[in-house]
RNA sequence: GCUCAAAUAGUGUAGUGGCAGCACGUCAGUCCCACACACUGAAAGUCGCAGGUUCGAACCCUGCUUUGAGCA
Numbered sequence: 001g002c003u004c005a006a007a008u009a010g011u012g013u014a015g016u017g018g019c020a021g022c023a024c025g026u027c028a029g030u031c032c033c034a035c036a037c038a039c040u041g042a043a044a045g046u047c048g049c050a051g052g053u054u055c056g057a058a059c060c061c062u063g064c065u066u067u068g069a070g071c072a
Stems, first nucleotide, its partner, number of pairs: 001071007010024004018055001026042005048064005
């Protein structure tokens, strides 16, 4: 230099055009002398960034950034 893949909550992940979910973790409550477990509830995502297409984009298109793999 070229090709390909990935980027979604604190962490790991699902989600192939119509309100962004799950698990763990965090916080609160119930329980307990207390903690843990268990149960109930809550908070936490401008879906890497910027444009485009569309009535509507995490999803499709383009560019960029970062990471990984391969080729030279």
Record summary: A computed fold for a 72-nucleotide RNA from Culicoides brevitarsis, annotated as transfer RNA. The prediction has a mean pLDDT of 83. Its Rfam family is "tRNA". Rfam classes the family as a transfer RNA. Taxonomically the source falls in Avaritia (Eukaryota, Allotriocarida, Hexapoda, Ceratopogonidae).